[in-house]
Bacterial RNase P class A from a Pseudomonadota bacterium, 434 nucleotides, folded computationally.

RNA sequence: CAAGGGGGCCGGGCGACCGCGCCUUGCGCUGGCGCAAGGUGAGGAAAGUCCGAGCUCCAUAGAGCGCGGUGCUGGGUAACGCCCAGGCGAGGUGACUCGCGGAGCAGGGCCACAGAAACAGACCGCUGAGAUUGUAGAUUGGAGAUUUUGGAUUGUAGAUUGGCAUGUUCAAUCCGCAAUCCGCCAUCAAAAAUCUGCAAUCCCAGCAAGGGUGAAAAGGCGGUGUAAGAGACCACCGGCGGCGUGGUGACACGACCGGCCAGGCAACCCCCAUCGGGAGCAAGGCCAAGCAUGCGAGCGGGCUGCUCGUCCGAUGCUCGCGGGUAGGCCGCACGAGACGGCGGGUAACCGCCGCCCUAGAGAGAUGGUCGCCGCCAGCCUGCGCCCACGGCGUGGGCUGGGCACAGAACUCGGCUUACAGGUCCCCUUGGGCG
Numbered sequence: 001c002a003a004g005g006g007g008g009c010c011g012g013g014c015g016a017c018c019g020c021g022c023c024u025u026g027c028g029c030u031g032g033c034g035c036a037a038g039g040u041g042a043g044g045a046a047a048g049u050c051c052g053a054g055c056u057c058c059a060u061a062g063a064g065c066g067c068g069g070u071g072c073u074g075g076g077u078a079a080c081g082c083c084c085a086g087g088c089g090a091g092g093u094g095a096c097u098c099g100c101g102g103a104g105c106a107g108g109g110c111c112a113c114a115g116a117a118a119c120a121g122a123c124c125g126c127u128g129a130g131a132u133u134g135u136a137g138a139u140u141g142g143a144g145a146u147u148u149u150g151g152a153u154u155g156u157a158g159a160u161u162g163g164c165a166u167g168u169u170c171a172a173u174c175c176g177c178a179a180u181c182c183g184c185c186a187u188c189a190a191a192a193a194u195c196u197g198c199a200a201u202c203c204c205a206g207c208a209a210g211g212g213u214g215a216a217a218a219g220g221c222g223g224u225g226u227a228a229g230a231g232a233c234c235a236c237c238g239g240c241g242g243c244g245u246g247g248u249g250a251c252a253c254g255a256c257c258g259g260c261c262a263g264g265c266a267a268c269c270c271c272c273a274u275c276g277g278g279a280g281c282a283a284g285g286c287c288a289a290g291c292a293u294g295c296g297a298g299c300g301g302g303c304u305g306c307u308c309g310u311c312c313g314a315u316g317c318u319c320g321c322g323g324g325u326a327g328g329c330c331g332c333a334c335g336a337g338a339c340g341g342c343g344g345g346u347a348a349c350c351g352c353c354g355c356c357c358u359a360g361a362g363a364g365a366u367g368g369u370c371g372c373c374g375c376c377a378g379c380c381u382g383c384g385c386c387c388a389c390g391g392c393g394u395g396g397g398c399u400g401g402g403c404a405c406a407g408a409a410c411u412c413g414g415c416u417u418a419c420a421g422g423u424c425c426c427c428u429u430g431g432g433c434g
Stems, first nucleotide, its partner, number of pairs: 001430010012373007020041010043405001047416002050414005055280004062308004067276005072086005087100005101271002107269002109265003123211002125207004130202011144188003150182007158174006164167001219237002222234003238261002240258003243254004284330004294321006300312004337356001339354006374403001375401012
């Protein structure tokens, strides 16, 4: 210097003229008014009517149910849903801000859509058994093929021997060639079978580890284990529980023990704890005036949801219809009060002392006008400083702006909402300089 967080205060001043409410005193006049003097006269929210009370009435105002409120712990207070201090959780770099009983086990209910499934479970998948099919390899197997060679049959050339009718005849043997078939050794090897591996399909079983869906789906990571997995088991971490220690407590800590490990919503019903009669100043009293002590019904009526209980009641009360009145006074401001000092307490707050009186209207007072100052916005300008074409501080001039939210109504303690502008204090973050 910039940006933030928390808290407090002010929110117009002076003068002039005119005009108001209340109180006290005095004077005048006397239902009450007039004059004079003095004093006093809107808020931090007076708003909202959201809480709590004081006060008033319901003659007494008890108990239960219902209904409603509050909800971490401990304090404060007349009390509270408020305030203070602390605890836990969430957000924020932080100062700080916001939230707060209980969820299978008291019970019920809901979680759309998506997703297989939302106190429940298999869509995609992983694994295994069986069946079928395909493929690769191995083994078995030996249809078939090749080759050296062997055997058989047939045909034919030649040789030899024998018979006879003596022939280019018959038969046998040898041998060459050709054809056919078969076989051994060796090589190759089909179909088929078996085994193993891989894959696909069907079905069954196991799985909840991986993926997908969702706001959220059986705690996380690394291992063991398994057919494949899984807290099934193990180490570590987290959550929860036990135990120990500290604290009034909410809770915190722990290197100890325990595989206990399946949600969210209760500002859904509900459960637990705790609090609560009702109505409210238009409460409620008094005086005066006036009408119709009218008409009808009932035996009940009050305690303002119900029940019990209790109280009053037939000269009465209650309810309904109808008539009259809307006047005056009180309530109406001395308070859980304001201010100051001292003490206690981390604080909220409490105690003691001193001192003060600070609206009370009743269609509703505190206002209107003018001038100056102040304040705000814009523009111009001088000087000084700095992180330097902008900023800060200070002074001057011009123009514009009556200048935030807003008005007691029985009173206080709070909360919530609204607020132009100014100012003070504390704290956080960032930058610069020393």
It is recorded under the gene name rnpB. Rfam family: Bacterial RNase P class A. Its family is annotated with dimeric ribonuclease P complex, tRNA processing and ribonuclease P activity in the Gene Ontology.